[in-house]
Large-subunit ribosomal RNA, domain I from Geodermatophilus telluris, 599 nucleotides, folded computationally. It was read from a public genome assembly.
Context: one part of a larger RNA
RNA sequence: GGCACACGGUGGAUGCCUGGGCACCAGGAGCCGAUGAAGGACGUGGGAGGCUGCGAUAAGCCUCGGGGAGCUGCCAACCGAGCGUUGAUCCGAGGGUGUCCGAAUGGGGGAACCCCGCACCAGUCAUGUGGUGUGACCCGCGCCUGAACACAUAGGGCGUGUGGAGGGAACGUGGGGAAGUGAAACAUCUCAGUACCCACAGGAAGAGAAAACAACCGUGAUUCCGUGAGUAGUGGCGAGCGAAAGCGGAUGAGGCUAAACCGAUCGCAUGUGACAGCCGGCAGGCGUUGUGUGGUCGGGGUCGUGGGACAGUCGUGCCACUCCUGCCGGGGUGGCGGGGAGUGAGAAAACGUACCUGGUUAGUGGAAGGCCUCUGGAAGGGGUCGCCGUAGAGGGUGAGAGCCCCGUACACGAAAACCGGUCGUCUCCCUGUUUCUGUAUCCCAAGUAGCACCGAGCCCGUGGAAUUCGGUGUGAAUCUGGCGGGACCACCCGCUAAGCCUGAAUACUCCCUGGUGACCGAUAGCGGACGAGUACCGUGAGGGAAAGGUGAAAAGUACCCCGGGAGGGGAGUGAAAUAGUACCUGAAACCGUGUGCCU
Numbered sequence: 001g002g003c004a005c006a007c008g009g010u011g012g013a014u015g016c017c018u019g020g021g022c023a024c025c026a027g028g029a030g031c032c033g034a035u036g037a038a039g040g041a042c043g044u045g046g047g048a049g050g051c052u053g054c055g056a057u058a059a060g061c062c063u064c065g066g067g068g069a070g071c072u073g074c075c076a077a078c079c080g081a082g083c084g085u086u087g088a089u090c091c092g093a094g095g096g097u098g099u100c101c102g103a104a105u106g107g108g109g110g111a112a113c114c115c116c117g118c119a120c121c122a123g124u125c126a127u128g129u130g131g132u133g134u135g136a137c138c139c140g141c142g143c144c145u146g147a148a149c150a151c152a153u154a155g156g157g158c159g160u161g162u163g164g165a166g167g168g169a170a171c172g173u174g175g176g177g178a179a180g181u182g183a184a185a186c187a188u189c190u191c192a193g194u195a196c197c198c199a200c201a202g203g204a205a206g207a208g209a210a211a212a213c214a215a216c217c218g219u220g221a222u223u224c225c226g227u228g229a230g231u232a233g234u235g236g237c238g239a240g241c242g243a244a245a246g247c248g249g250a251u252g253a254g255g256c257u258a259a260a261c262c263g264a265u266c267g268c269a270u271g272u273g274a275c276a277g278c279c280g281g282c283a284g285g286c287g288u289u290g291u292g293u294g295g296u297c298g299g300g301g302u303c304g305u306g307g308g309a310c311a312g313u314c315g316u317g318c319c320a321c322u323c324c325u326g327c328c329g330g331g332g333u334g335g336c337g338g339g340g341a342g343u344g345a346g347a348a349a350a351c352g353u354a355c356c357u358g359g360u361u362a363g364u365g366g367a368a369g370g371c372c373u374c375u376g377g378a379a380g381g382g383g384u385c386g387c388c389g390u391a392g393a394g395g396g397u398g399a400g401a402g403c404c405c406c407g408u409a410c411a412c413g414a415a416a417a418c419c420g421g422u423c424g425u426c427u428c429c430c431u432g433u434u435u436c437u438g439u440a441u442c443c444c445a446a447g448u449a450g451c452a453c454c455g456a457g458c459c460c461g462u463g464g465a466a467u468u469c470g471g472u473g474u475g476a477a478u479c480u481g482g483c484g485g486g487a488c489c490a491c492c493c494g495c496u497a498a499g500c501c502u503g504a505a506u507a508c509u510c511c512c513u514g515g516u517g518a519c520c521g522a523u524a525g526c527g528g529a530c531g532a533g534u535a536c537c538g539u540g541a542g543g544g545a546a547a548g549g550u551g552a553a554a555a556g557u558a559c560c561c562c563g564g565g566a567g568g569g570g571a572g573u574g575a576a577a578u579a580g581u582a583c584c585u586g587a588a589a590c591c592g593u594g595u596g597c598c599u
Base pairs, nucleotide, nucleotide: 001598002597003596004595005594006593007592008591009590015584016549017548020520021519022517023516024515025514026513027512028511029509030508031167032166039101040100041099042055043054044053046079047078049075050074051073061095062094063093064092065091066090070083071082072081106115107114108113116135117134118133119132120131121130122129137164138163139161140160141159142158143157144156145155171202172200173199174198175197176196182189186236212219213218223250224249225248226247227246233241234240254501255500256499257445261299262298263297264296265295266294267293268292269291270290277286278285279329280328281327282326283325284324304479306444307443308442309441310438311437312436317336318335319334320333321332322331323330337431338430339429340428341427342426350425351424352423354422356421358419359418360417361416363412364411365410369385370384372383373382374381386403387402388392394406395405396404450474451473452472453471454470455469456468460486481496482495483494484493485492536543537542556583559570560569561568562567
C1' cells in the first nucleotide's frame, strides 16, 4: 500500500408523515371607488424584532345578539400589571374612529414630503402657532354676465348633481395587429385575425323578432349543444382552410317608434271685410279668427293572408265639466265602476315588514363500554362479556376506538343586517286593441338602396361571384313600390331594408362555503408547507432561490469531573439519548480505527 471483516465519522438518499399545494364538482357572489378604492408608508403593546390586528379613540371604542369560564393574538417563554358569573376573552351583525401617500383632487413635489388662501374656534398683551371645515379638472342642468358684430353666439361667473376620473383574475364587444412555424426552399397561401397593444361594458357580454331560409313541400326571432361533415366547397387545386340548410335537443317573448292625419303652441310669409273661419244640422252671435310653411309637444299609427291615414258603418256602463249660446248628434278632459299589467324590454319610484315562508351572516341538542384479563412506557391491540345505530363519514387521544373527545345522521335557532317569495299599498294602461265596406287621394325610415372603381369579410385566394361591410364618385322608387332566391333575364316563390329595446338557454372564476380525487408528498406539489415574490441579483424593465420532522409529554440532562472555551466523561429524565434541540429513519460516494491475509 492492497483486499476482507468488524466498529465508527461524514453525508442526507430512502421509508413513513403533513400545517401546503393541484384538479374538479355543487351552491353563493359577481364588483370596489371623491361618503376617497385597490395597494402601500409610518405608527400602534409595560418589556428588542418579525407576522397578524388596528389607526393619535391605534392587538382596540359603542350598541345589539351568540356563548359560558377563563382571559390579556402568533413566533414564545418569562416577569410585571390587570380583566372576568354585575358574564370577560372569543364568535356574528350594525355603528364610531380611521395619521400620511395613492384616481389623489387647494398649490407644489424626487409617492408616503413641502407650502398656502378663506370661515370659525383655541391660545397670546400682540404677532408667531395650533385645531375643525373648505378650496382640482371635466360633463349635465339652472341662473347671471357678456366680445369681434345690432340681435346673437363664443367666452366668463355662480349654484347644483351618492355625475365622471382610478382599480379588478378570467370571460365579452370593438379599434389596431405580428413573427418563429408549415408549405420538407420560398413570394400567393399558412401560422391567424392567433399572440400582443389600446378603448369600453356587464354579471354576463354580444346577437335577436325575417327586405330570413327553403324549393313548388314547407319552416317561422336570437343564442348554445349534438348531428349534418372533414361533407358541399375553397386552395401556388400545394400545404392546408372549411360551411349552410335540414334533423335531434337546451331555452323560450315579444315589444316601442318615424311618416300620413288631428290638436295646441312658437316663428316666418300671405290675405280679406266676407261667397274663407269658429265640430255637423237650424237660429242667433263672434271676428286679424283664416290660409301656406317650419320647429316643439300631445293624440294617432306600426304591418306583408300588405298595413295605416282618410270617408262611411257596427259597437259596454254612470256622473260632472267643456268645444260661442239653445236643442239633437258627435268629440275632448276628469271622476266612479269594471278589466288588465308591472319595475325583466314594453314608463318609473318606493313603502309596509304585513304575512308566511324560505335562505345567508354567530350557534344549540345529539345514542351507545367496561376493566375482568394478557402484552406494553402508554391500550384504542389480543382475549372475554355487552350496548347504540335515521349516527359504522372523518379527525384526535401515549399503538389500530361506532360506544373516550370533537364530530357524524337527525332535529332545532337570530335582537340586527342582507337576499328571495307572496300579499297589500303604490304606479301605469284599457274602457274599444274594434268589425265590415270603400278605393279617388295621402303615408309607409334618402345623400339611403342601387350602380362604377378600390378594398375588406363570408367555405369562396377575382373567379361566372351573388349576399354583407367600408372609402371615393354618382344617385332612385312609395305598394302598379322595393329586396332576395349565387353573374344576368323571364316565370314562380319568399320577405318588407335604410329607427330602437329585449329575459332565458351560453362563457368565465380574483373571491366565499361545502365536497370529491386509480392527484403530489418536501429535487414532488403553486415560485412559495418555513418571517416568499422574501433573501439575493440587476441603473431599470425584470429575474428569483434555499430552507419541513426530538419526544406521548421538555420530562430540553440538577449535581460532580476534564477543559479558557467548544466539546466530552459520570449522574439523572425517558420505552428509547447511536431520540440531546448539529435531534425520526440514516443508503452511497468520501475519511478513519481495530483484526486477519498478501506484498

About this RNA: Model confidence (mean pLDDT): 80 of 100.